Model confidence (mean pLDDT): 85 of 100. Small-subunit ribosomal RNA, central domain from bacterium AB1, 343 nucleotides, folded computationally.

Context: one part of a larger RNA
């Protein structure tokens, strides 16, 4: 390569948006590139066969089936090209509504620490049990004011939003999204190699800021030892604004999309029917199950079931999340990705 895989056995890029290119609704005309037939022509190849060196290899000569290719007329369902129309796919507007969706401001209160000042005396923290540590320079504890960060109790829910990472206190303002439902464009669509953006935490650069936790470091315990768990400190860090980094069990270990195809029982959010009490339907989001599927666990209308259309990745197990080399990056390091050896 072919084949046949990627939820756990190797294999689904952390996510999105998009060029190329692949694929792509329905009605209908035209054309004839693909795509069918028919004729002719013509090249390559050589099962058989004859002839010639005795003979075989090896020459010469012919040359069945069946294949390639041209060229020329014919069809025209399907797929192309053109052109005409539709709307169900897909976008747009307007009205209602839904959310921890981002972003910037601003504003609250409870807690924690720290300081001021009252009030008070001798302990207080801590732990399996202890010290190390604060305290008579008045702690701890209680009233009263201040300051400053940093995060939002209850509500809160396998409840909601987001493409994913993530998102939670209250007003604002801007922007984005989702549903239902009018009305418009008329296939404008799907996926997407490169390419561009986002991407927790941890890290790095300026510059602030720092209550509170807390790598390092220091010191008390444990303990043979104890570079640890415990317990007291306690800096980077966490928090800001910019500007890097680009990775995670980035996980639902399931790529995105489109149609079909058991029920049951909950929940958010709509619409329609009804007096109500159910009922029926969209759009999500969950458990359990029918067929099916599956090496089993288990999946099961949110598929790992029946089909398609792209894309991405895998090929025994270490070597090897490796090495050279190449791009990026201020570095840390990130991507890319081998052999030899060996079982």
């Nucleotide at each position: 390569a072919u084949g046949g895989g990627c939820u756990u056995a190797a294999a689904a890029u952390g996510u999105g948006c998009g060029u190329a290119g692949a694929u792509g609704a329905a009605u209908u005309u035209a054309u004839a590139a693909g795509u069918g037939a028919a004729u002719u022509a013509u090249a390559g190849g050589g099962a058989u066969a004859u002839g010639g060196c005795a003979u075989a290899a090896c020459c010469a000569u012919g040359g069945g089936u069946a294949u390639g290719u041209a060229a020329u007329u014919c069809a025209u369902a399907c797929u192309g090209u053109a052109g005409a129309u539709u709307u169900u796919g897909a976008g747009a507007u307007a009205u209602a509504g839904g959310g921890a969706g981002g972003u910037u401001a601003a504003u609250g209160g409870a807690a924690u620490u720290u300081c001021u000042a009252g009030u008070g005396u001798a302990a207080g923290a801590g732990u399996g049990a202890a010290a190390u540590c604060u305290a008579a320079u008045g702690a701890u504890a209680u009233u009263a004011g201040a300051a400053g960060g940093a995060a939002c109790a209850c509500c809160g829910g396998g409840g909601g939003c987001g493409a994913a990472g993530g998102c939670g206190a209250u007003u604002a303002a801007c922007c984005a999204u989702c549903u239902a439902u009018u009305u418009c464009u008329g296939a404008c669509a799907u996926u997407g190699a490169g390419g561009c953006a986002c991407g927790a935490a941890a890290g790095c650069g300026u510059g602030g800021g720092g209550a509170g936790c807390a790598a390092a470091a220091c010191g008390g315990a444990u303990u043979a030892g104890a570079u640890a768990c415990c317990c007291g400190u306690g800096u980077a860090g966490u928090c800001c604004a910019c500007g890097c980094c680009c990775u995670a069990a980035a996980a639902g270990a399931u790529g995105a999309g489109u149609a079909u195809u058991u029920g049951a029982c909950g929940u958010u959010u709509g619409g329609u029917u009804g007096u109500a009490a159910a009922a029926c339907u969209g759009a999500g989001u969950g458990u359990c199950u029918a067929a099916g599927u599956g090496a089993a666990a288990a999946u099961g209308a949110u598929a790992a079931a029946u089909a398609c259309u792209c894309u991405g990745c895998c090929u025994g197990g270490g070597g090897a999340u490796u090495a050279c080399g190449u791009a990026c990056g201020c570095a840390a390091g990130u991507a890319u990705a081998a052999a030899a050896c060996u079982c």
Rfam family: Bacterial small subunit ribosomal RNA.